The RNA shown here (transfer RNA) has 73 nucleotides and comes from an uncultured Candidatus Berkelbacteria bacterium.
Model confidence (mean pLDDT): 81 of 100.
Its Rfam family is "tRNA". Rfam links the family to the GO term triplet codon-amino acid adaptor activity. By type it is a transfer RNA.

RNA sequence: GCCGAUGUAGCUCAGUUGGUAGAGCAGCACUUUCGUAAAGUGAAGGUCGGCGGUCCAAGCCCGCCCAUCGGCU
Numbered sequence: 001g002c003c004g005a006u007g008u009a010g011c012u013c014a015g016u017u018g019g020u021a022g023a024g025c026a027g028c029a030c031u032u033u034c035g036u037a038a039a040g041u042g043a044a045g046g047u048c049g050g051c052g053g054u055c056c057a058a059g060c061c062c063g064c065c066c067a068u069c070g071g072c073u
Base pairs, nucleotide, nucleotide: 001072002071003070004069005068006067007066010025011024012023013022019056028042029041030040031039049065050064051063052062053061
């Protein structure tokens, strides 16, 4: 230099044919316990890597860029 994959909550990952973004774990509050852990309940936490484009509407489609990983030279 070229090709490909990945980027979504603090972490690990879903998200179907484009239609108002979810789970598990962690953290927080409560219940339970003499207390801790475990268990149970509840609430919170995201401008979906960045900038543009298409569209009535984009996490999803298109372009460029950035980061990580892999391959080729």